[in-house]
Context: one part of a larger RNA
RNA sequence: CGUGGGAAGUUUGCGAGGACCUGACCUUAGUACGAGAGGACCGGGUUGGACUGACCGCUGGUGUACCGGUUGUGGUGCCAACUGCACUGCCGGGUAGCUACGUCGGGAAGAGAUAAGCGCUGAAAGCAUCUAAGUGCGAAACUCCCCUCAAGAUGAGACUUCCGUAUAGGGCCCUCAGAGACGAUGAGGUUGAUAGGCUGCAGGUGUAAAGGCAGUGAUGUCAUAGCCGAGCAGUACUAAUUGCCCGAAAG
Numbered sequence: 001c002g003u004g005g006g007a008a009g010u011u012u013g014c015g016a017g018g019a020c021c022u023g024a025c026c027u028u029a030g031u032a033c034g035a036g037a038g039g040a041c042c043g044g045g046u047u048g049g050a051c052u053g054a055c056c057g058c059u060g061g062u063g064u065a066c067c068g069g070u071u072g073u074g075g076u077g078c079c080a081a082c083u084g085c086a087c088u089g090c091c092g093g094g095u096a097g098c099u100a101c102g103u104c105g106g107g108a109a110g111a112g113a114u115a116a117g118c119g120c121u122g123a124a125a126g127c128a129u130c131u132a133a134g135u136g137c138g139a140a141a142c143u144c145c146c147c148u149c150a151a152g153a154u155g156a157g158a159c160u161u162c163c164g165u166a167u168a169g170g171g172c173c174c175u176c177a178g179a180g181a182c183g184a185u186g187a188g189g190u191u192g193a194u195a196g197g198c199u200g201c202a203g204g205u206g207u208a209a210a211g212g213c214a215g216u217g218a219u220g221u222c223a224u225a226g227c228c229g230a231g232c233a234g235u236a237c238u239a240a241u242u243g244c245c246c247g248a249a250a251g
Base pairs, nucleotide, nucleotide: 001152005163006162007161008160009159010158011157015149016148017147018146021049022048023047024046025045026044027043033038051106052105053104054103055102059100060099061098062097066093067092068091069090070089071086072085073084074083075082076081110144111143112142117137118136119135120134169246170245171244172243173189174188175187176186177185194239195238196237197235198234199233200232201231203228204227205226211222212221213220214219
């Protein structure tokens, strides 16, 4: 821009893409078959491999704005307590998020038409013949079935609701994240929990400082402390103010 008014939702599916894998074991059954040796089809069940989708409850990884320990050195006058730098100084842990080594699932079944192949009926050709007329079965391949996209499918579809001369609706702007390079998408904008703050909880570290007590002292203890990013709630304290723009008559 188009989709012969303008919108907001919900859809159909022309078509396109994806997936399509496979082992072993148990059973049927030491059965059928076979002199024996050996040893099934068909069917049922279990458990793997590779590949793939989703997810983070579990097990782990990461987690340089979380907590702790500790070395050297500088600083806060000194002690104590903090703090800068040294690869995040080094080391031990670790929330959210993201993840695999983790967890759950998938390729099942079925239908249609067939290939090679196997048939039925059956002439030409009194026989025979699956084929010439007719008719049946038969594959991981084909068409459906499963998953995803999909009406610019210009063949531009359908349904529901809203708007009728300034509205329906949309945007600018602002607070943001289950979104994200920017646009976009999604959640909100006081009739408000959108983000921050605060409070509580979860969770992480591992028992702060100061003081008392015990000990000559190191240290221990009073003390499940103190501190804390992203998590879950609650709460208008702060910021989402006020406004502006776009937006329909072909028939």